The RNA shown here (transfer RNA) has 73 nucleotides and comes from a Thermoguttaceae bacterium. Its Rfam family is "tRNA". It is annotated as a transfer RNA. Rfam links the family to the GO term triplet codon-amino acid adaptor activity.
């Protein structure tokens, strides 16, 4: 330099064919306990890597850029 696949919550990952952005763990509060752990209930946390385009509507489709991974030379 070329090719492929990837980037979503603090972490690991979903979101089918374009139609309300979610789960587990972690974190915070409450209950339970003499107290802690465990358990139960509730809560906060997102510019879906960045910028454009298509569309009534984009995590999803198209283009450019950035990052990281693998392969080829």
């Nucleotide at each position: 330099g070329c090719c492929a696949a990837c980037g979503u919550a603090g972490c690991u990952c979903a979101a089918u064919c374009g139609g309300c952005a979610g789960a587990g763990c972690a974190c915070c509060g409450c209950a339970u306990u003499c107290g802690u752990a465990a358990u139960g209930c509730g809560g906060g946390g997102g510019u879906u890597g960045a910028g454009g385009g298509u569309u009534c509507g984009a995590c999803u489709c198209c283009c450019u850029c950035c990052g990281a991974u693998g392969g080829c030379u």